The prediction has a mean pLDDT of 80. Predicted 3D model of a 73-nucleotide RNA (transfer RNA) from Hesseltinella vesiculosa. RNAcentral holds the sequence, with entries from ENA and Rfam. Rfam family: tRNA. Its family is annotated with triplet codon-amino acid adaptor activity in the Gene Ontology. It is annotated as a transfer RNA.

RNA sequence: GACUCGUUGGCCUAAUGGAUAAGGCGUCAGACUUCGGAUCUGAAGAUUGUGGGUUCGAGUCCCAUACGAGUCG
Repeated sequence: GACUCGUUGGCCUAAUGGAUAAGGCGUCAGACUUCGGAUCUGAAGAUUGUGGGUUCGAGUCCCAUACGAGUCG
RNA backbone atom coordinates (compact mmCIF):
# COMPACT_ATOMS: atom_id res chain seq x y z
C1' G A 1 0.00 0.00 0.00
C1' A A 2 -4.23 -3.60 -1.38
C1' C A 3 -7.90 -6.66 0.74
C1' U A 4 -10.92 -9.18 4.72
C1' C A 5 -13.31 -9.11 9.56
C1' G A 6 -14.93 -6.40 13.83
C1' U A 7 -17.03 -1.63 16.39
C1' U A 8 -24.57 -1.97 19.40
C1' G A 9 -26.01 0.34 27.64
C1' G A 10 -20.49 -0.25 32.51
C1' C A 11 -19.22 -5.63 30.33
C1' C A 12 -20.80 -9.77 27.00
C1' U A 13 -24.10 -11.17 23.13
C1' A A 14 -28.60 -10.83 19.60
C1' A A 15 -31.69 -8.39 16.02
C1' U A 16 -34.73 -11.13 7.79
C1' G A 17 -34.72 -3.20 5.20
C1' G A 18 -40.46 -2.62 8.96
C1' A A 19 -43.44 -3.01 16.58
C1' U A 20 -40.94 1.52 21.57
C1' A A 21 -33.15 -1.94 19.14
C1' A A 22 -33.90 -7.98 22.46
C1' G A 23 -31.41 -10.85 26.30
C1' G A 24 -27.58 -12.16 30.10
C1' C A 25 -24.11 -10.18 33.76
C1' G A 26 -23.55 -5.90 36.59
C1' U A 27 -25.85 -1.32 39.08
C1' C A 28 -30.07 0.80 41.91
C1' A A 29 -34.83 0.15 44.66
C1' G A 30 -38.31 -3.14 46.98
C1' A A 31 -39.93 -8.12 48.90
C1' C A 32 -37.77 -12.19 51.74
C1' U A 33 -33.84 -12.57 55.85
C1' U A 34 -31.64 -11.08 62.76
C1' C A 35 -27.83 -9.11 58.96
C1' G A 36 -25.72 -10.63 54.45
C1' G A 37 -25.88 -14.09 50.42
C1' A A 38 -29.16 -16.77 47.32
C1' U A 39 -34.11 -16.19 45.24
C1' C A 40 -38.27 -13.12 43.46
C1' U A 41 -40.31 -8.31 41.62
C1' G A 42 -39.41 -3.62 39.52
C1' A A 43 -36.41 0.46 37.59
C1' A A 44 -32.52 3.15 35.30
C1' G A 45 -28.96 2.58 31.63
C1' A A 46 -27.97 2.59 23.76
C1' U A 47 -27.66 9.31 19.20
C1' U A 48 -26.02 1.06 17.05
C1' G A 49 -17.50 4.17 16.25
C1' U A 50 -17.82 9.06 13.17
C1' G A 51 -19.72 11.82 8.71
C1' G A 52 -22.61 11.51 4.36
C1' G A 53 -25.85 8.84 0.72
C1' U A 54 -29.91 5.30 -1.05
C1' U A 55 -35.00 4.23 0.62
C1' C A 56 -41.76 5.54 2.42
C1' G A 57 -38.57 3.23 6.16
C1' A A 58 -31.33 1.79 7.72
C1' G A 59 -28.11 -1.39 13.49
C1' U A 60 -28.72 -3.87 8.54
C1' C A 61 -27.49 -1.58 1.88
C1' C A 62 -23.65 2.07 -0.60
C1' C A 63 -19.38 5.78 -0.06
C1' A A 64 -15.73 8.11 2.94
C1' U A 65 -13.26 7.99 7.52
C1' A A 66 -11.31 6.60 12.90
C1' C A 67 -9.78 2.58 15.94
C1' G A 68 -8.67 -2.74 16.64
C1' A A 69 -7.41 -7.67 14.53
C1' G A 70 -5.82 -10.49 10.36
C1' U A 71 -4.12 -11.95 5.12
C1' C A 72 -1.08 -10.59 0.98
C1' G A 73 2.88 -7.58 -1.02